[in-house]
Context: one part of a larger RNA
RNA sequence: GGGCUACGUGCGUUCUUGCCAAAGUGACUGUUACCGACUCGUCUUGAAACACGAACCAAGGAGUCUAACACAUGCGCAAGUGUGUGGGUGGAGAAGCCCGCGCGCGUAAUGAAAGUGAGCGGUGCCAAGCCGUAGGGCAGCAGCAUCGGCCGACCAUGCUCCCUCUGGGGAAAGGUUCGAGUAAGAGCGCAUUUGAUAGGACCCGAAAGAUGGUGAACUAUACCUGAGUAGGGUGAAGUCAGGGGAAACUCUGAUGGAGGCUCGUAGCGAUACUGACGUGCAAAUCGUUCGUCGAACUUGGGUAUAGGGGCGAAAGACUAAUCGAACCAUCUAGUAGCUGGUUCCCUCCGAAGUUUCUCUCAGGAUAGCUAGGACAAUCGCGUAGUUUUAUUAGGUAAAGCGAAUGAUUAGGGGCCUCGGGGAUAUUUUUUCCUCGACCCAUUCUCAAACUUUAAAUUGGUAAGAACUUGGACUUUCUUAAUUGAAGAUCUGGGGAAGAAUACGUGUCCUUAGUGGGCCAUUUUUGGUAAGCAGAACUGGCGAUGAGGGAUGAACCUAACGUCGAGUUAAGGCGCCCAACUACACGCGCAUCAGAUCCCACAAAGGGUGUUGAUGCAUUUAGACAGCAGGACGGUGGCCAUGGAAGUCGGAAUCCGCUAAGGAGUGUGUAACAACUCACCUGCCGAAUGCAUUAGCCCCGAAAAUUGAUGGCGCUCCAGCGUGUGGCCGAUACUCGACCACCGCGGCGAAACUCAUGCCGCGGUGUGUAGGGGGGCGUGGGCGUGGUGUUGAAGCCUAUGGGGUGACCCUAGGUAGAACCGCGUCUAGUGCAGAUCUUGGU
Numbered sequence: 001g002g003g004c005u006a007c008g009u010g011c012g013u014u015c016u017u018g019c020c021a022a023a024g025u026g027a028c029u030g031u032u033a034c035c036g037a038c039u040c041g042u043c044u045u046g047a048a049a050c051a052c053g054a055a056c057c058a059a060g061g062a063g064u065c066u067a068a069c070a071c072a073u074g075c076g077c078a079a080g081u082g083u084g085u086g087g088g089u090g091g092a093g094a095a096g097c098c099c100g101c102g103c104g105c106g107u108a109a110u111g112a113a114a115g116u117g118a119g120c121g122g123u124g125c126c127a128a129g130c131c132g133u134a135g136g137g138c139a140g141c142a143g144c145a146u147c148g149g150c151c152g153a154c155c156a157u158g159c160u161c162c163c164u165c166u167g168g169g170g171a172a173a174g175g176u177u178c179g180a181g182u183a184a185g186a187g188c189g190c191a192u193u194u195g196a197u198a199g200g201a202c203c204c205g206a207a208a209g210a211u212g213g214u215g216a217a218c219u220a221u222a223c224c225u226g227a228g229u230a231g232g233g234u235g236a237a238g239u240c241a242g243g244g245g246a247a248a249c250u251c252u253g254a255u256g257g258a259g260g261c262u263c264g265u266a267g268c269g270a271u272a273c274u275g276a277c278g279u280g281c282a283a284a285u286c287g288u289u290c291g292u293c294g295a296a297c298u299u300g301g302g303u304a305u306a307g308g309g310g311c312g313a314a315a316g317a318c319u320a321a322u323c324g325a326a327c328c329a330u331c332u333a334g335u336a337g338c339u340g341g342u343u344c345c346c347u348c349c350g351a352a353g354u355u356u357c358u359c360u361c362a363g364g365a366u367a368g369c370u371a372g373g374a375c376a377a378u379c380g381c382g383u384a385g386u387u388u389u390a391u392u393a394g395g396u397a398a399a400g401c402g403a404a405u406g407a408u409u410a411g412g413g414g415c416c417u418c419g420g421g422g423a424u425a426u427u428u429u430u431u432c433c434u435c436g437a438c439c440c441a442u443u444c445u446c447a448a449a450c451u452u453u454a455a456a457u458u459g460g461u462a463a464g465a466a467c468u469u470g471g472a473c474u475u476u477c478u479u480a481a482u483u484g485a486a487g488a489u490c491u492g493g494g495g496a497a498g499a500a501u502a503c504g505u506g507u508c509c510u511u512a513g514u515g516g517g518c519c520a521u522u523u524u525u526g527g528u529a530a531g532c533a534g535a536a537c538u539g540g541c542g543a544u545g546a547g548g549g550a551u552g553a554a555c556c557u558a559a560c561g562u563c564g565a566g567u568u569a570a571g572g573c574g575c576c577c578a579a580c581u582a583c584a585c586g587c588g589c590a591u592c593a594g595a596u597c598c599c600a601c602a603a604a605g606g607g608u609g610u611u612g613a614u615g616c617a618u619u620u621a622g623a624c625a626g627c628a629g630g631a632c633g634g635u636g637g638c639c640a641u642g643g644a645a646g647u648c649g650g651a652a653u654c655c656g657c658u659a660a661g662g663a664g665u666g667u668g669u670a671a672c673a674a675c676u677c678a679c680c681u682g683c684c685g686a687a688u689g690c691a692u693u694a695g696c697c698c699c700g701a702a703a704a705u706u707g708a709u710g711g712c713g714c715u716c717c718a719g720c721g722u723g724u725g726g727c728c729g730a731u732a733c734u735c736g737a738c739c740a741c742c743g744c745g746g747c748g749a750a751a752c753u754c755a756u757g758c759c760g761c762g763g764u765g766u767g768u769a770g771g772g773g774g775g776c777g778u779g780g781g782c783g784u785g786g787u788g789u790u791g792a793a794g795c796c797u798a799u800g801g802g803g804u805g806a807c808c809c810u811a812g813g814u815a816g817a818a819c820c821g822c823g824u825c826u827a828g829u830g831c832a833g834a835u836c837u838u839g840g841u
Base pairs, nucleotide, nucleotide: 039054040053041052042051055841056840057839058838059837060836063342065199066198067197069195070194072192073191074190075189076188077187080105081104082103083102084101085100086099087098088097089096109116110115120148121147122146123145124144125143129138130137131136149182150181151179152178153177154175155174161169162168163167202341203340205338209331210330211329212328213327214326220305221304222303223302224301225300226299227298228297231263232262233261234259238255239254240253241252242251243250244249267292268291269290272288273287275286276285307323309319310318344775345774346773347772348771349770354367356365357364358363368514369513371510372509373508374507375506376505381504382503383502384501386500387499388463389462390461391460392459393458398453399451400450405447406446407445410442412440413439414438417437418436419435420434421433422432423431467494468493469492470491471490472489473487474486475485477484517541518540519539520538522536523535524534525533526532546557547556548555561738562737563736564735565734566733567732571728572727573726574712575711576710580725582724583723584722585721586720587719594714605699606698607697609696610695611694612693613692614691615690616689617688618687626683627682628681629680630679632656633655634654638650639649662677666675667674739765740764741763742762743761744760745759746758747757776830778827779826780825781824782823783822784821785820786819787818794814795813796812797811800809801808802807
């Protein structure tokens, strides 16, 4: 001086606590207003769906257990380990201990088998360690890589020797072959998770199949034995009488009473109303109507035929409300690649709809994508959806066609050759003209299966210690040759670093889900096209919310823990609706104006609507427009015509005088006439004409409920175009606080406990299928600590509180005998759905 202990004192914090009081606050309920807001579950690329399940409540209700495996983790023992069993001892043990004997797996492999049968080394990387002040050095575990050795099999060889001699054994020395081997063991047992297999195998569900029985009280059919069936009509045979006739026979009238005859009752049936009824009187009835009604009729009882069987006037009808194969029980919890359902919370990670194979296409396996775990490691080492440099591959885009191939337009030149037509002529390969082919130099336009040329983007490789430079050595290679080539062989010298940037990695084990996809820009195939079908790259949606696009899977912005403050993005700023009825300059008037990617349409073609631009003309030598004057003569030109005088038509289209006037631009006449125009002039005094082009606007522009720039509305705009400032505006960005996860750094041994802790820093936070971790709750066993008639559990409640949450604690009431915390083991352990089951409303 420090610590500890004890006592005293002071201060601070936390906890507990009586009475009183107020502010405030919590919980619940109602009303009003504003903002947001579609119903969950499910299959699906996509659901609020006019897709399916679901009225409500309670209780029940679905990945379990066993066997044998695989990986991982934990524990026990270990070249063993586990187990069975005999004997002894032991408390007359079912414990323990001692002595034996078996069995499983392991301790040796290889080979079809006979059989034979392994005992360590090198190199590279390398943790910890040791040496050194440091650069560095030494040595080097596990492991990985690699080279050799050894064992067995196989191939090849086989001196000498041996034997039972077509052969077998076999030393030494081999191999580019094979092994689930060796290389100073690592296993065995138990438990748990996960995964796959077999079992009912997560739960519910077939249509079927098989075995054995029960049924003909319904109904089908047959037989036996019984029963039943008004009243009429019609009038067969036979008979009688009379008549006729030679007779045969016949006629008439009666009588008679036949019939799968007729009308019709009972009965049996069942046509129509497509009537009534249709939670009925009724799981087939009622009414009226209708069929049949003496027989193939109706019916009682008995008997017979039985399920791949019967029976059937035949309809697949009937066979007990069941029939294109009855009913009952069993195999049986049959199987289902198909449908539906599958129960608490938080947290971390997080897909696929593609490859290959499949009697494969609604399914699987395989690879890919995913998660968890292990091991070895950490800076001059490694990696890469990046760049650079070097090098290499390519034949797309483009370009080219007066380059090849193929297609293709137009003239020009040529005449050797060929063909068609024609002229000529000395009629023979005559000469000439012409049209083509052809040749030459040009010209126009093209190509997925053309190309000289030839990108961009892209793919491969490299950017060093396993380097470089000498020397040596080795080699089945090579050379005439120690010549060359190769060498992570040895040994000297050099020497830490051979582009940039970013990041931290690497290897292995186990493994779910997925294997229907869809959309967009760009490229691209089929198709007239499609919200069509099929591809490529990338990005999205699926699996994803937020702000904007009125609305919305995919567009634009931007990805998300819980809050607070600030700033922006896209998009906006008249009002709905947060933010300038901002500023500046143009344009636009619509008796269907216009108003923001995807996107919710409009075209060719027009406009003397308006505003620009360009070109060419005219114009003070006076244009254009307007008003006015002239617009003549040869000549009624020629032809044609019935006629034609500028003006039906045809050809031609001069001259004169003029400032100017066409052998005529129209009107007109039968033909003339007359008028007018071109053209000239006067007045006037400055721009004018035509064509093309581009903005806005208009036309082009017709549909069914009333109706959509989102609505109102808006007109020097709240429209269109251009520019400028300000402002609003997300879960984006910045800052702060807190929560979780991940990473990094630091901290102790004072009695127990405690590192699964404490302190600090940084980063991150979406998520369906799916995986991992940590928790909450329920029943039961054991251990431990508690509660309870001074009231356990349960139940009720607008009792309040804690936790991100599953949930927990607490208060009051009710109730009346059991209950709870912690640790551990265990499971018939959590419901909203299954046309779920049962009950209730």

The part of an RNA shown here (large-subunit ribosomal RNA, domain II) has 841 nucleotides and comes from Certesia quadrinucleata. Its Rfam family is "Eukaryotic large subunit ribosomal RNA". The family has 88 seed sequences and 107,465 matches in Rfam 15.1. For this family Rfam cites "The comparative RNA web (CRW) site: an online database of comparative sequence and structure information for ribosomal, intron, and other RNAs" (Cannone et al., BMC Bioinformatics, 2002).